This is a predicted structure of a 93-nucleotide RNA (c-di-GMP-I riboswitch aptamer) from a Gammaproteobacteria bacterium. Its mean pLDDT, the model's own confidence on a scale to 100, is 76. Lineage of the source: Bacteria > Pseudomonadati > Pseudomonadota > Gammaproteobacteria.
RNA sequence: CCAAGUUAAGGGCAAACCCGUCGUGAGGCGGGGACGCAAAGCUUCCGGUCUUGAGAGCCUAAUCGGCUUACUGAAGACAGCGGGGUUGCCGGC
Numbered sequence: 001c002c003a004a005g006u007u008a009a010g011g012g013c014a015a016a017c018c019c020g021u022c023g024u025g026a027g028g029c030g031g032g033g034a035c036g037c038a039a040a041g042c043u044u045c046c047g048g049u050c051u052u053g054a055g056a057g058c059c060u061a062a063u064c065g066g067c068u069u070a071c072u073g074a075a076g077a078c079a080g081c082g083g084g085g086u087u088g089c090c091g092g093c
Stems, first nucleotide, its partner, number of pairs: 005093003012037002017032006035080001041086003045083003048078005055069005
């Protein structure tokens, strides 16, 4: 110096839920709050999960609205689903 595990110190992040706000939605952001996390820092490269409208058909007096179905395509969301990449604090073993 590098890698893995473990153990301290100083700390760090922030689940569910609540409030506000943005979004059709999954969900995001801010505040409160802590279930947990040694990368629960960053990054959609891979897999996975979730969301969405359009097409077709049916119901209704009917624009609306509701139900069913196909495309496994497209566009999104999740980094606290796992893998990969990358960066990083600290004394000892």